[in-house]
RNA sequence: CGGGGUAUGGUGUAACGGUAGCAUACUUGCUUUGGGAGCAAGCAGUCCCAGUUCAAAUCUGGGUACCCCGA
Numbered sequence: 001c002g003g004g005g006u007a008u009g010g011u012g013u014a015a016c017g018g019u020a021g022c023a024u025a026c027u028u029g030c031u032u033u034g035g036g037a038g039c040a041a042g043c044a045g046u047c048c049c050a051g052u053u054c055a056a057a058u059c060u061g062g063g064u065a066c067c068c069c070g071a
Base pairs, nucleotide, nucleotide: 001070002069003068004067005066006065007064010024011023012022013021018054026042027041028040029039030038047063048062049061050060051059
């Protein structure tokens, strides 16, 4: 320098262009003498900037970070 891949709650991981889900963690409550386990509820997220569209995590362009291949 060229090509490809990845980026989603604190962490891990899903999601035909049509309400962003699951697990875990955290908080609160119940249970317990207490802790743990269990049950119920809650909080929290699409890497950034534009474009297309009635509607974008998803499609398009550019950028950033990381990984792989080539030179």
Molecule: transfer RNA
Organism: Parcubacteria group bacterium GW2011_GWA2_49_9